[in-house]
RNA sequence: CAGGCCGGGUGAGAUGGUCGCGCGCGGGCAUGGCCCGCGUGAGGAAAGUCCGAGCUCCAUCGGGUCGACUGCCAGGUAACACCUGGGCGCCGCAAGGCGACGGAAAGGGCCACAGAAAAUAGACCGCCUCGCGGCUCGUCCGCGCGGCAAGGGUGAAACGGUGGGGUAAGAGCCCACCGCGCACGCUGGCAACAGCGGCGGCACGGCAACCCCCAGUCGGAGCAAGGCCAAAUAGGCGGCGAGGUGUGACCCACACCGACCCCACCGGUAACGGUGAGCCGCGGGUAGGCCGCACGAGGCGACCGGUGACGGUCGUCCCAGAGAGAUGACCAUCCUCCCAGGCGCGCAAGCGCAGCGGGGGAACAGAACUCGGCUUACGACCCGACCUGCCAC
RNA sequence: GGCGGCGUAGCUCAGCGGUAGAGCACACGACUCAUAAUCGUGUUGUCGGUGGUUCGAACCCACCCGCCGCCACCA
Numbered sequence: 001c002a003g004g005c006c007g008g009g010u011g012a013g014a015u016g017g018u019c020g021c022g023c024g025c026g027g028g029c030a031u032g033g034c035c036c037g038c039g040u041g042a043g044g045a046a047a048g049u050c051c052g053a054g055c056u057c058c059a060u061c062g063g064g065u066c067g068a069c070u071g072c073c074a075g076g077u078a079a080c081a082c083c084u085g086g087g088c089g090c091c092g093c094a095a096g097g098c099g100a101c102g103g104a105a106a107g108g109g110c111c112a113c114a115g116a117a118a119a120u121a122g123a124c125c126g127c128c129u130c131g132c133g134g135c136u137c138g139u140c141c142g143c144g145c146g147g148c149a150a151g152g153g154u155g156a157a158a159c160g161g162u163g164g165g166g167u168a169a170g171a172g173c174c175c176a177c178c179g180c181g182c183a184c185g186c187u188g189g190c191a192a193c194a195g196c197g198g199c200g201g202c203a204c205g206g207c208a209a210c211c212c213c214c215a216g217u218c219g220g221a222g223c224a225a226g227g228c229c230a231a232a233u234a235g236g237c238g239g240c241g242a243g244g245u246g247u248g249a250c251c252c253a254c255a256c257c258g259a260c261c262c263c264a265c266c267g268g269u270a271a272c273g274g275u276g277a278g279c280c281g282c283g284g285g286u287a288g289g290c291c292g293c294a295c296g297a298g299g300c301g302a303c304c305g306g307u308g309a310c311g312g313u314c315g316u317c318c319c320a321g322a323g324a325g326a327u328g329a330c331c332a333u334c335c336u337c338c339c340a341g342g343c344g345c346g347c348a349a350g351c352g353c354a355g356c357g358g359g360g361g362a363a364c365a366g367a368a369c370u371c372g373g374c375u376u377a378c379g380a381c382c383c384g385a386c387c388u389g390c391c392a393c
Numbered sequence: 394g395g396c397g398g399c400g401u402a403g404c405u406c407a408g409c410g411g412u413a414g415a416g417c418a419c420a421c422g423a424c425u426c427a428u429a430a431u432c433g434u435g436u437u438g439u440c441g442g443u444g445g446u447u448c449g450a451a452c453c454c455a456c457c458c459g460c461c462g463c464c465a466c467c468a
Base pairs, nucleotide, nucleotide: 001389002388003387004386006384007383008382009381010380013334014333015332016331017330018329019328021041022040023039024038025037026036027035028034029033043364047375048374050373051372052371053370054369055222056221057220058219067218068217069216070215071214072086073085074084075083076082087101088099089098090097091096102213103212107211108210109207110206111205124152125151126148127147128146130144131143132142133141134140135138160178161177162176163175164174165173179202180200181199182198184197185196186195187194188193226291227290228289229288236282237281238280239279240278243257244256245255246254247253248252263276264275265274266273267272298317299316300315301314302313303312304311305310335361336360337359341356342353343352344351345350394464395463396462397461398460399459400458403417404416405415406414411448419435420434421433422432423431441457442456443455444454445453
């Protein structure tokens, strides 16, 4: 220098001015809201709502079944399906990346088509001994009893590979090496696992993102949770509804006045009872208002422990809270980028200078109870570590 | 804001992991003087999309996209 790879960060550029919006505080007018001033006001994903929690209400002695989920090992964490480190496998020359990565010798199930055979395998072509027959007599052809699985062919997958021995032909049939398996031993490691040794001729196809087995986790619902205050109307409950007035403070007592009927209907001779309207009171709850709701597993910095995720100590900061949903617009200057002009050099391609002219500063997107993650979307830019190749010293 | 469900032909729906179907609709033919009905034949499709598991995916898994429904209080 070129190419690559990983991590971190910024993300409607900065400053000022004018106008505007939400919320909070203060003040004014004067309770109708409005005006003035000050402060403050979106994200790395606020998104999807896919996981895990806080919080709230309901349920709950304990255990099991059913169901859902997780799945190499260790650690981190409030917790997790997340993160870190390690192991193993695959990809890459490498830096590094990717992995739903327990069990198929507990059991069931499936493996279409093709193919001889698809799981306690099997024989289409083929190879071979023997027997019989044939003739054109051969290292031949046909038939039959058998042996075989090397080669061909099918398939996604065919029951180890290479070489040698062996055989009629063959074959882990035997041997060497490689591979594979083992509830074996030793060593290292907390472990996953690895290395070395031993044993086994190989017995054991694939699928568990099919059922299942093993180990483990899980009560349900969600801020429209839930709590407080509380109209009008309509339900609910209770009382009054022949008694009223006055005096004595009240309960109560006394006095006076009063009715055939004297709210309606039903039953009853009546007394009275019932139902409803009306009036009074009580309670639940709706509209509406308030809380939940912004100090939190909080941010930033330093030091310490740890390979790291992370943890600890100290200091420092307060950082949106609406309820149909605010966070915007314009102008100027600066900065930065781009475009074609300008000037200089050069034959030219092109390079350099200046910052004079023109244009742009964008993508994904937008809080609604709050956190920790994951996933998805995203124009542009900055910083750092590392790898490979080439060149120079 | 939260919680559920669905997506297969033009429409309504089936569909054990093994070449995607039915009814209606549509086109053509037959029957009829003609239409309807009926009969016969035929076209329908990136199974919402992208990845993954698998030899093989409409089906199993993950992530996106679109559509639909529900929610307070009392009893």